[in-house]
Context: one part of a larger RNA
RNA sequence: UCCUUGUUAAGGAACUCGGCAAAAUGACCCCGUAACUUCGGGAGAAGGGGAGCCACAGCGAUGUGGUCGCAGUGAAGAGGUCCAAGCAACUGUUUACCAAAAACACAGGUCUCUGCGAAAUCGAAAGAUGACGUAUAGGGGCUGACGCCUGCCCAGUGCUGGAAGGUUAAGGGGAGAUGUUAGGGUUAAACCGAAGCGUUGAACUUAAGCCCCAGUGAACGGCGGCCGUAACUAUAACGGUCCUAAGGUAGCGAAAUUCCUUGUCGGGUAAGUUCCGACCCGCACGAAAGGCGUAAUGAUUUGGACACUGUCUCAACAGGGAGCCCG
Repeated sequence: UCCUUGUUAAGGAACUCGGCAAAAUGACCCCGUAACUUCGGGAGAAGGGGAGCCACAGCGAUGUGGUCGCAGUGAAGAGGUCCAAGCAACUGUUUACCAAAAACACAGGUCUCUGCGAAAUCGAAAGAUGACGUAUAGGGGCUGACGCCUGCCCAGUGCUGGAAGGUUAAGGGGAGAUGUUAGGGUUAAACCGAAGCGUUGAACUUAAGCCCCAGUGAACGGCGGCCGUAACUAUAACGGUCCUAAGGUAGCGAAAUUCCUUGUCGGGUAAGUUCCGACCCGCACGAAAGGCGUAAUGAUUUGGACACUGUCUCAACAGGGAGCCCG
């Protein structure tokens, strides 16, 4: 010097990103226990008190008296607590070896597919899972207890349904064209050319699909701009105009979302970029990629308080081990 342990005057978080670490609390018995609440909880809330040994009384629980120590759950082991807010309902699950969470899951909700040789999935197939199940079942998507709710837009994309018209494949169809040549033709050629066999091939016929017509948002998604106006000012219930498929409803809001921003006001502090309550000018919340609340729960995140302390002011002392030297 390092590791580790113990104790410490006065103060008591002044330390620090942050009470990290440590201290404190602690089993049992008795009294007592708030807001809130889904009436189960919250709750061991909080906050107090008790305890050894001996004698006596009593069946006993226990009571009365006495008595020792600094100390009686005499050592060890054994919740710190409270207030407020965010997120997630909860118990669970997860990055084996830097992340345990607000992420995943979840019961519940909803949409959709599936009538059984089901849909879906694996597999060239046979076959298998689904399921020795049968729509109160099975698969898929989204949401995520519970409470109050879940607005407007179907123009685009998707899906479902429709079938009049347009378009449209192979196939069917075979008009026509063309190759070949018996023959015709010619002085010779050119040329014409039936049947057959080939090549090619128009009209016409013809499905789904697409175009088209509807429906559908707990389908993918989307949910405006400018100007003016009230007898102080300011603001604009009101009006005008342009555009759109429709222009953001309820609720919430400087928020896990707010750039400007340490917004402004209030609270808490002597002093508060954090925190809590409001305001609303929402750069860029918003309703199952759910909105807003919510008791309980959480090795969760944030702010505050009590208790407690070597975290600190500011360090000191004492043990154990290592380092170093000798053997």

The part of an RNA shown here (large-subunit ribosomal RNA, domain IV) has 327 nucleotides and comes from a Clostridiales bacterium. It matches the Rfam family "Bacterial large subunit ribosomal RNA". The full RNA is in RNAcentral, with records from ENA. The source organism's lineage runs through Bacteria, Bacillati, Bacillota, Clostridia and Eubacteriales.